[in-house]
Context: one part of a larger RNA
RNA sequence: UGACGGGGGCCCGCACAAGCGGAGGAGCAUGUGGUUUAAUUCGAUGAUACGCGAGGAACCUUACCUAGACUUAAAUGUAGAUUGACCGCUUAUGAAAAUAAGUUUCUCUCACGAGCAAUUUACAAGGUGCUGCAUGGUUGUCGUCAGCUCGUGCCGUGAGGUGUCGGGUUAAGUCCCAUAACGAGCGCAACCCCUAUCAUUAGUUGCCAUCAGGUUAAGCUGGGGACUCUAAUGAAACUGCCUACGCAAGUAGUGAGGAAGGUGGGGAUGACGUCAAAUCAGCACGGCCCUUAUGUCUAGGGCUACACACGUGCUACAAUGGUCGAUACAAAGGGUCGCUACCUGGUGACAGGAUGCUAAUCUCAAAAGUCGAUCUCAGUUCGGAUCGAAGUCUGCGACUCGACUUCGUGAAGUUGGAUUCGCUAGUAAUCGUAGAUCAGCAAUGCUACGGUGAAUACGUUCCCGGGCCUUGUACA
Numbered sequence: 001u002g003a004c005g006g007g008g009g010c011c012c013g014c015a016c017a018a019g020c021g022g023a024g025g026a027g028c029a030u031g032u033g034g035u036u037u038a039a040u041u042c043g044a045u046g047a048u049a050c051g052c053g054a055g056g057a058a059c060c061u062u063a064c065c066u067a068g069a070c071u072u073a074a075a076u077g078u079a080g081a082u083u084g085a086c087c088g089c090u091u092a093u094g095a096a097a098a099u100a101a102g103u104u105u106c107u108c109u110c111a112c113g114a115g116c117a118a119u120u121u122a123c124a125a126g127g128u129g130c131u132g133c134a135u136g137g138u139u140g141u142c143g144u145c146a147g148c149u150c151g152u153g154c155c156g157u158g159a160g161g162u163g164u165c166g167g168g169u170u171a172a173g174u175c176c177c178a179u180a181a182c183g184a185g186c187g188c189a190a191c192c193c194c195u196a197u198c199a200u201u202a203g204u205u206g207c208c209a210u211c212a213g214g215u216u217a218a219g220c221u222g223g224g225g226a227c228u229c230u231a232a233u234g235a236a237a238c239u240g241c242c243u244a245c246g247c248a249a250g251u252a253g254u255g256a257g258g259a260a261g262g263u264g265g266g267g268a269u270g271a272c273g274u275c276a277a278a279u280c281a282g283c284a285c286g287g288c289c290c291u292u293a294u295g296u297c298u299a300g301g302g303c304u305a306c307a308c309a310c311g312u313g314c315u316a317c318a319a320u321g322g323u324c325g326a327u328a329c330a331a332a333g334g335g336u337c338g339c340u341a342c343c344u345g346g347u348g349a350c351a352g353g354a355u356g357c358u359a360a361u362c363u364c365a366a367a368a369g370u371c372g373a374u375c376u377c378a379g380u381u382c383g384g385a386u387c388g389a390a391g392u393c394u395g396c397g398a399c400u401c402g403a404c405u406u407c408g409u410g411a412a413g414u415u416g417g418a419u420u421c422g423c424u425a426g427u428a429a430u431c432g433u434a435g436a437u438c439a440g441c442a443a444u445g446c447u448a449c450g451g452u453g454a455a456u457a458c459g460u461u462c463c464c465g466g467g468c469c470u471u472g473u474a475c476a
Base pairs, nucleotide, nucleotide: 001476002475003473004472005471007470008469009468010467011466012465013464015460016459019423020422021421022420023419026315027314028313029312030311031310032309033308034306035305042053043052064301065300066299067298068297069296070295076124077123078122079121080120081119082118083117084116088103089102090101091100092099093098106115107114108113126290127289129288130287131286135284136283137279138278139277140275142273147186148185149184150183151182152181153162154161155160166177167176168175192267193266194265195264197235198234199233200232201231202230203229207224208223211222212221213220238261241255242253243252244251245250317416321375322374323373324372325371326370327369333364334363335362338357339356342353343352344351345350382413387408388407389406390405391404392403393402429452430451431450432449433448434447435446
């Protein structure tokens, strides 16, 4: 000087407390461990691994296993040589890759030659093999915590200190006062984006107040720019004004005005560093290793196994509910190898026609809710696992191993021990919607979007994490 303390003081955080809803019990989905296996490819392992890399494992992917094949090779280039074919098509063998046979006019030029293709020679290959403890780049975490430093000066023999401490204040090393310090930098804040209000400009594909037409109905038509909206510019919030407290910084006010009030609400933004943290399997790269194989091609299998253990989720155990019928209201996205109105067939998944849309134009397209009926507390008209049968769709192909539909079957489960997690407002809870990936889909995942919409916070004694000052130390 740090680090540590079941030392002290001050302070903060869904850290506790106050509340609401979960996990831990059940079934299933998914990841991991373990076990098994020819292989169950590899990585990630307290917080900071475990619906993680993977934002799509039937083949491919694919790295693993078994079997069959190749050796300048699966890609590309340069130089030389040879050939005029090669590819394609057909046949045979084969699981395929491939091999063999047959067939087939190289092109341009008068020509030299040029081009193309194949074979061959030489040089360069290839490796998801090892080392993340050789590395770059990127990332997690402490932590969006308020810290981390420098120049000059001063103090100290020196390591170092001071500044950065003290008194207040703040979300903040934020600001004020004081001060052997005076300044400065990286962080904080602000500048950026979205959102809440208004104005101006613009008015189609959006809108419809007024006028006219029109319909069973409908901005449907003429028309209009008022309104909504769209998308560009600007205004607006600064403790600016008032009161109280204070030297000041600032704090308080169910004060005013205002759409918004004290950082208005979200996002992006992550200091110096820590964990030899993660990644050589995204990529790059040093070193080491393989080179008729640790490289490459192909078929089938495996990554989907299953006495078990754990994590993360979904569905439930019901009446604030289930079932049936009627009916209303979003936002944000996607769409031409696509989304499909509408019609017809089918109980249905879907199929056959057909129309619009390269989209504010057409389309995918809401649920909880509301109204009515029924069930009447049961392992039930709850719950839907599992299994049987018949089908639909995608795809070369659904046996291992897809999703969905219909009929039948109808398991556990009656609110979950110790323990533990999330959340302070348009939040929790609850309800659906969309997208990426994608032929299809194991999506209950992830990332976004809106609808309905709470309770509670006395407070900081305690648990956990953190910041500042101080103290002890046999630790570095």
Molecule: small-subunit ribosomal RNA, 3' major domain
Organism: uncultured bacterium